Predicted 3D model of a 100-nucleotide RNA (SAM riboswitch aptamer (S box leader)). The sequence was found by an Rfam model in a public genome assembly. Rfam family: SAM riboswitch aptamer (S box leader). Rfam describes the family as follows. The SAM riboswitch is found upstream of a number of genes which code for proteins involved in methionine or cysteine biosynthesis in Gram-positive bacteria.
[in-house]
RNA sequence: UGCUUAUAGAGAAAGGCAGAGGGACUAGACCCGCUGAAGCCUUAGCAACCUGACACUUGUCAAGGUGCUACAUUCUACCUUUAACCAGGAAAGAUAAGCU
Numbered sequence: 001u002g003c004u005u006a007u008a009g010a011g012a013a014a015g016g017c018a019g020a021g022g023g024a025c026u027a028g029a030c031c032c033g034c035u036g037a038a039g040c041c042u043u044a045g046c047a048a049c050c051u052g053a054c055a056c057u058u059g060u061c062a063a064g065g066u067g068c069u070a071c072a073u074u075c076u077a078c079c080u081u082u083a084a085c086c087a088g089g090a091a092a093g094a095u096a097a098g099c100u
Base pairs, nucleotide, nucleotide: 002099003098004097005096006095007094013043014042015041016040017039021032022031023030026077027076028075029074044069045068046067049065050064051062052061053060054059073092078089079088080087
């Protein structure tokens, strides 16, 4: 880098450096941002995919490897449905595990 499978409901932030962008990409909309965005560091926390212990009903606890800590995979784009709104699906992206 690519392939397969599973999940996306909820949850969890302070400080320091920095200084204009950010919410994955393209376009539009919407939203956050000098009352400080991205990024980096420290500390803390959330969750439970892999992992460990116990119990064997498919659970409880821990937190070693990851991940995450505005709102929401934010909406539209492709397909189905609808007079329209709406609704469903796909695609794409994200995370984990396995393979390459």